RNA sequence: AGCCGAACUCCUGGUUGGUCGCUGGGAGACGGGGGACCCAAUCAGUUUUGGGGCUAAUCACGCAGGUUGUGAGACGCAGGCUCUUUCAGCGUCAGCCCGUCAGCUAACCCCGCAGGCCGACGAAAGAGGAA
Repeated sequence: AGCCGAACUCCUGGUUGGUCGCUGGGAGACGGGGGACCCAAUCAGUUUUGGGGCUAAUCACGCAGGUUGUGAGACGCAGGCUCUUUCAGCGUCAGCCCGUCAGCUAACCCCGCAGGCCGACGAAAGAGGAA
């Protein structure tokens, strides 16, 4: 200077000689969950073969096994203003939570606002913006 991600901005108290930063509180933006009618589901269906949520982080097949293989699918990066699409390249498909319980869902209610990386320079089309 940038990247993944919702994880940014402002106000205020504390800390400091002061600023940044950190931290307590509040607000806005952004993100997630719960929650009616209707719809879905429903006499053999659900209920340990538990079920569900965040996230791209899933599914299927195979091997005696595994820092295991293949396929499909999903996600990110560079491409040097931004966005969308195609081909090619490189990489990821983890982790955590609820606690027997939740379909959708207006009003309403609740929660998060972290953490981690990085010096890399493919090709083409379209739209917008800037000069």
Background: Predicted 3D model of a 131-nucleotide RNA (c-di-AMP riboswitch aptamer (ydaO/yuaA leader)) from uncultured Solirubrobacter sp. The RNAcentral record of the sequence draws on MGnify. Of the family's consensus pairs, 92% are formed in the model. Rfam family: c-di-AMP riboswitch aptamer (ydaO/yuaA leader). About the family: This family represents a conserved RNA structure found upstream of the ydaO and yuaA genes in Bacillus subtilis and related genes in other bacteria.